Predicted 3D model of a 1531-nucleotide RNA (small-subunit ribosomal RNA) from Exilispira thermophila.
Its Rfam family is "Bacterial small subunit ribosomal RNA".

[in-house]
RNA sequence: AUGGAGGGUUUGAUCCUGGCUCAGAGUGAACGUUGGCAGUGCGUUUUAAGCAUGCAAGUUGUACGGCAGCAGUAGAUAUAUCUUUCGGGGUAUAUCUAGCUGGCGAGUAGCGGACUGGUGAGUAACGCGUAAGGACCUACCCUGAGGAGGGGGAUAGCCUGUGGAAACACAGGGUAAUACUCCAUAAUCUCGAGAGAGGAAAGCCAUUAUUGGUGUCUUAGGAUGGACUUGCGUCCUAUCAGCUAGUUGGUGAGGUAAAGGCUCACCAAGGCUAAGACGGGUAGCCGGCCUGAGAGGGUGAUCGGCCACACUGGGACUGAGAUACGGCCCAGACUCCUACGGGAGGCAGCAGCUAAGAAUCUUCCGCAAUGGGGGAGACCCUGACGGAGCGACACUGCGUACGGGAUGAAGGCCCUAUGGGUUGUAAACCGUUUUUGCCAGGGGCGAAUAAUCUUUAAGAGAUGACGGUACCUGGCGAAUAAGUCCCGGCUAACUACGUGCCAGCAGCCGCGGUAAUACGUAGGGGGCGAACGUUACUCGGAAUCACUGGGCGUAAAGGGCCUGUAGGCGGCUUUACAAGUCAGCUGUAAAAGACUGAUGCUCAACGUCAGAGUUGCGGCUGAUACUGUAGAGCUAGAGUACGGGAGGGGGUGAUGGAAUUCCCGGUGUAGGGGUGAAAUCUGUAGAUAUCGGGAAGAAUACCGACGGCGAAGGCAAUCACCUGGCCUGAUACUGACGCUGAGAGGCGAAAGCUAGGGGAGCGAACGGGAUUAGAUACCCCGGUAGUCCUAGCUGUAAACGAUGUAUGCUAGUCAUAGGGACCCGAGAGGUUUUUGUGACGCAGCCAACGCGUUAAGCAUACCGCCUGGGGAGUAUGCCCGCAAGGGUGAAACUCAAAGGAAUUGACGGGGGCCGGCACAAGCGGUGGAGCAUGUGGUUUAAUUCGAUGAUACGCGAAGAACCUUACCAGGGCUUGACAUGUGCCUUACAGUUAGGAGAAAUCCUAAUGCCUUUCGGGGGUGGCACACAGGUGCUGCAUGGCUGUCGUCAGCUCGUGUCGUGAGAUGUUGGGUUAAGUCCCGCAACGAGCGCAACCCUUAUUCUUAGUUGCCAUCAGGUUAAGCUGGGCACUCUAAGGAGACUGCCGGUGACAAACCGGAGGAAGGUGGGGAUGACGUCAAGUCAUCAUGGCCCUUAUGUCCUGGGCUACACACGUGCUACAAUGGGCGUUACAGAGGGUAGCGAAGCCGCGAGGUGUAGCGAAUCUCAGAAAGGCGUCCUUAAGUUCGGAUUGCAGUCUGCAACUCGACUGCAUGAAGGUGGAAUCGCUAGUAAUCGCAGAUCAGCAAUGCUGCGGUGAAUACGUUCCCCGGCCUUGUACACACCGCCCGUCACACCACCCGAAUUGGUUUUACCCGAAGAUGCUGGAGCCAACCAGUAAUGGAGGCAGGUGUCUAAGGUAGGGCCAGUGAGGGGGGUGAAGUCGUAACAAGGUAGCCGUACCGGAAGGUGCGGCUGGAUCACCUCCUUU
Repeated sequence: AUGGAGGGUUUGAUCCUGGCUCAGAGUGAACGUUGGCAGUGCGUUUUAAGCAUGCAAGUUGUACGGCAGCAGUAGAUAUAUCUUUCGGGGUAUAUCUAGCUGGCGAGUAGCGGACUGGUGAGUAACGCGUAAGGACCUACCCUGAGGAGGGGGAUAGCCUGUGGAAACACAGGGUAAUACUCCAUAAUCUCGAGAGAGGAAAGCCAUUAUUGGUGUCUUAGGAUGGACUUGCGUCCUAUCAGCUAGUUGGUGAGGUAAAGGCUCACCAAGGCUAAGACGGGUAGCCGGCCUGAGAGGGUGAUCGGCCACACUGGGACUGAGAUACGGCCCAGACUCCUACGGGAGGCAGCAGCUAAGAAUCUUCCGCAAUGGGGGAGACCCUGACGGAGCGACACUGCGUACGGGAUGAAGGCCCUAUGGGUUGUAAACCGUUUUUGCCAGGGGCGAAUAAUCUUUAAGAGAUGACGGUACCUGGCGAAUAAGUCCCGGCUAACUACGUGCCAGCAGCCGCGGUAAUACGUAGGGGGCGAACGUUACUCGGAAUCACUGGGCGUAAAGGGCCUGUAGGCGGCUUUACAAGUCAGCUGUAAAAGACUGAUGCUCAACGUCAGAGUUGCGGCUGAUACUGUAGAGCUAGAGUACGGGAGGGGGUGAUGGAAUUCCCGGUGUAGGGGUGAAAUCUGUAGAUAUCGGGAAGAAUACCGACGGCGAAGGCAAUCACCUGGCCUGAUACUGACGCUGAGAGGCGAAAGCUAGGGGAGCGAACGGGAUUAGAUACCCCGGUAGUCCUAGCUGUAAACGAUGUAUGCUAGUCAUAGGGACCCGAGAGGUUUUUGUGACGCAGCCAACGCGUUAAGCAUACCGCCUGGGGAGUAUGCCCGCAAGGGUGAAACUCAAAGGAAUUGACGGGGGCCGGCACAAGCGGUGGAGCAUGUGGUUUAAUUCGAUGAUACGCGAAGAACCUUACCAGGGCUUGACAUGUGCCUUACAGUUAGGAGAAAUCCUAAUGCCUUUCGGGGGUGGCACACAGGUGCUGCAUGGCUGUCGUCAGCUCGUGUCGUGAGAUGUUGGGUUAAGUCCCGCAACGAGCGCAACCCUUAUUCUUAGUUGCCAUCAGGUUAAGCUGGGCACUCUAAGGAGACUGCCGGUGACAAACCGGAGGAAGGUGGGGAUGACGUCAAGUCAUCAUGGCCCUUAUGUCCUGGGCUACACACGUGCUACAAUGGGCGUUACAGAGGGUAGCGAAGCCGCGAGGUGUAGCGAAUCUCAGAAAGGCGUCCUUAAGUUCGGAUUGCAGUCUGCAACUCGACUGCAUGAAGGUGGAAUCGCUAGUAAUCGCAGAUCAGCAAUGCUGCGGUGAAUACGUUCCCCGGCCUUGUACACACCGCCCGUCACACCACCCGAAUUGGUUUUACCCGAAGAUGCUGGAGCCAACCAGUAAUGGAGGCAGGUGUCUAAGGUAGGGCCAGUGAGGGGGGUGAAGUCGUAACAAGGUAGCCGUACCGGAAGGUGCGGCUGGAUCACCUCCUUU
């Protein structure tokens, strides 16, 4: 010494940059919901808007004349009444007198109304703050000294009168003073050098008669208050850059309390300003207050200091003090009164009212306290003040109870897995307490060594608005007292229901489209609590303006470059000074506040006391390292002289060759040119080509090089002249002369502009030809400005190293250009040094990429620039320019991002490598026809539903006449067609048989019909009532399961380690190889997993075992024939188990590897063929209609039963197939050879019948035995015998039948006879297949009564062609590259147009404000002059009249507010119309950009075009790709 936290949000993810936003504290607050008490504070932030009513400044009779009113006293009169000793007396009232006493309205006079109180309009200023200064004033107060003598004339009040509505005014008369005035006197007073001169006053009260008190005059000092001057500090704006005429100074005068241009005359021409004058905007300043770790930032309520203002503007008077809030005059606006002639007023005092506004109080009590004014005092006045009232506005404190209490009560429109959980010790119930509240009783301090009064000198007494108060005591009784916000993350706290991108929420991100912890409600929970939230504002977080404490290669940001002014900074040594700097002492820094410690209210808030502190400014003294100033010196910085050197550095002039075009001539003939392909164009009038000659302009091949020069832009043939800079060497000289550089000046590519030339080529615009949907483009043919020169202008570029200049320091290696030194072997040498230009690289830096002695490292100096994206480099103003335009350069509004680098993917009309029936090479198809089948569409009562690119469409469906069936029409049922359970009733109701009605479902009738111990029991049925059943109803985007697809593609990952801030990388990349992430080698990786392969099935060879139903070689028997029989198990075969193949062997290639090629052997050879097997994942892929299932929906219906119909419709379109178009064929006859399957509600032989489908018939067979069952193509033979709609083809139709089945009409298959359609090989396009494959041929099975099967799934028979190869199409894999994509190219995205809304700009004009110039007019007032013929008491003269002095009115000049006229500047409002901008849901047109974005993009400029944009010229890489060159790294 007490003090410093971060989070959310850009991305698929990451790091960074960067904005937005949240958590904190605060408020003179307001709003919403709620509200018990007390204390202390605070309370019109808006309209300096307007105000009714009351009050807020009076007081003094001890200054004065007085006496309207009041009280007392004395006297007089009158009246009334009482009494009387009749004299009178008393009482009351009225009048008069005396101002005698107390007093006092109005007035004169004095002091005070300049304080207090209010407000913040103005003010950017000596206004305020702080510290100083000298040329000043100061009433009352304090202290000291001195004085007060003698006169005079008025005047208000009052009286009389006049005018006026009033306010008020005027005239006459008389009167007092502490009012006024004269004389005298006077200095330590004033003036003056002095002499000298000038110059005052007031009394009153009391009195014991002496004096006391109080006032008064002069003067000195003090105190207090004030005036003036100065240093420093004090907001924004340069889109305000020049301002100033009393302006700056002097002399003199005037003026003031006082210095001073404060004012005036004259003289001079100054003064201020980039350190921001002048102008504009805004604003009272400070102590403080809020925030912050601090530094800072914000603010200026309450309290305190200063200032300014008082309806607006101007002005003075009085006074010690004012240019005066509750005074005056004038002008103006407004309000009020009025008799219309005139008057009155000023709450920004306290209350209060109206208006405004989101919003801010009582027309209260009291002078008891504190303080103020007057007074000798009593006392009076005091909306200052002290208090109370209202307001949760703020702070603080208290309370709304406390303890026990489990059955874990009831209830809950709470949740639930239905068991329970939760609300919850919460409640009930028992006990305790009484703050608060209510009632009753008592009851302060503030207040007395204050004033003052009485008595007196010890002290005592009196005095309270608040106050029915605080406080104390007693009583009563849990009694009177809890809300609000939130619960997706940030951020503590979760479930249900409702809703269904609706309603709504939201501080940011974002929630809501049927399972919402985000909306609404409820239950539960969390926070705070008499409050809780919201809104607004400030600081913080924000290091997000960075002094503390930021940046500028790519994120926003280095000026295009140089010279240089001001300024800033500056080498070595020494002396002096002491401005900066440092130290000590000292003055000030008001109080309050804040801090620390005590202390008083029961605590606290609040108050009181003490202390510390107040980082600032001033004064004095000291120190001298550093900076500074002055002096002296030095040479390392800088410069000069001399020798040498390189160079496209600049300017001017001259000269050359190559090429292009044009012209002339020759040769020569039909094309040329151009393109992706063409055409426009050119050529028989002779082109192109070629040769010779000529002309013109522009540019300078090779050399030539990341080589040179220059500050940058930029600079290239050769020669000459002029000229700038640089490098190098050695010596001499100068002696800090340096660095940077705001303004300023100069230079500054291309395009462009002006004037004049020039014009070969190229070439914006423009014309034509193409391309295209279009093509205002890309391509082609032409072509004007321009490109060139001279003289000027413009002043911008991706003017880039996107890197300011200068200096110092910090490892190296290599190369190259220009110099120097040294060495030798003398070269095309080596070593070294320096100046440039490059590459790599250490440390270090960086968000990363990268930079790295040419720094983006470490430091210093100076300049420029940045502060989210868009709006926008726009608008406006100003400056520059001939123009184009340039420079400077905003805001409203809008978004929550925009951005940099790197990562993983995906993608590319990027690249490399590789694979695939992907292409190619082949064979056969589809697309054309007819038919079958599925789909779309249409139709329909219904044509049930689903599948929809690949990956739907002969798919679910391995079989819709009824059924199926889900659809439609109609008819029925309602605990149901089906399951389980409960209660009650029912024993003939079920079942069976028969009959009837009906389309059937169903209904009706009859008969029959359990056991038994007769109590009852079991089961069933029916009825009633409940729970429930049921649903092919919805959601495949809530799901499980299953499936398709990429793809049988070779990939997908993990652990540990390592690298990287990180996402991630490495491994998995590389070199080979493979079908393969297969294997080998290498390697910061080493291993592993899921995939690949293998293991499994089948097939090909063989062996062993077994031998019936299979087989038959041998033997025997036997038949028309036949393994038919005996027999046998050799063979075939069957089905079990083995063997076999592994690149094992040989040769070659390869890296001594893996592997590949060839060969041998082998039935089979390099995974032998086929199958099963499908990694991580993708497509919200498909399926709620197989099944299962959450949620929702229906419940006499969306359930269920039945009959009939439909799913089979038919203009049409598509997919998949079958049959064909024929002769490699068709018909007929004849004759071979399979495999795999099925079969008892079945296959069904033989035989017989039928032309046939089939019928009949039954044998055999639950099947290696019987059967379906004839295989077909093929072979042989024959007909068709020529190309035709046929002996091809079979659709369609007619007739007649067969079979299945309750039933073939809608709507079955098959048979026979008859009929005999289209079709002659199929456009664009498109599909399958690489070997036992395609093609072709038949067979079987599932489903199934039958069948729509030409389908599907299997089986065997016959059995090809072709593959050069990977350029191209498609798909996929790996590596790499670019990316603005990540929903990932079916991506992203630009501009016009159309519509809606929003803010803005311009704008003819118009309205208002503000400011200014010139002039006019000129109130009140001040001042100068005048004041002669108007008026006047004081003094003087005079007996007087009168005169003088002096003054007043009046007149006049100057200044001057308001006003007016004319003209400017600035600001704001409105504004027809115009302009661009922003935002918006799925609008229109195109496709500019991101990949080589399909013409690389971008910058500047010019022209052109609906639009993005295009083109020309120059520039940049922030361009991909390929090749080449150079250089570098590694080996």
The RNAcentral record of the sequence draws on ENA.